Model confidence (mean pLDDT): 80 of 100. Predicted 3D model of a 74-nucleotide RNA (transfer RNA) from Caulobacter sp.
[in-house]
RNA sequence: GACCCCAUAGCUCAACCGGAUAGAGCACCUGCCUUCUAAGCAGGGGGUUGCAGGUUCGAGUCCUGCUGGGGUCG
Numbered sequence: 001g002a003c004c005c006c007a008u009a010g011c012u013c014a015a016c017c018g019g020a021u022a023g024a025g026c027a028c029c030u031g032c033c034u035u036c037u038a039a040g041c042a043g044g045g046g047g048u049u050g051c052a053g054g055u056u057c058g059a060g061u062c063c064u065g066c067u068g069g070g071g072u073c074g
Base pairs, nucleotide, nucleotide: 001073002072003071004070005069006068007067010026011025012024013023019057028044029043030042031041032040050066051065052064053063054062
């Protein structure tokens, strides 16, 4: 330098060929339980889906550029 893959909650990951309110587990907060803690049970908060544009009635999903990470070739 060329090409390929990945980027979604604090962390690890879902989201079927674009379809309507983006979810789960763990973590966190509150309550119950317990002498207390942990475990367990119930509830709750937390996301401009890496950034900027484009296509579309509608984008996490498609297209372009950029950024970051990983890989192959030279």
It matches the Rfam family "tRNA". It is annotated as a transfer RNA.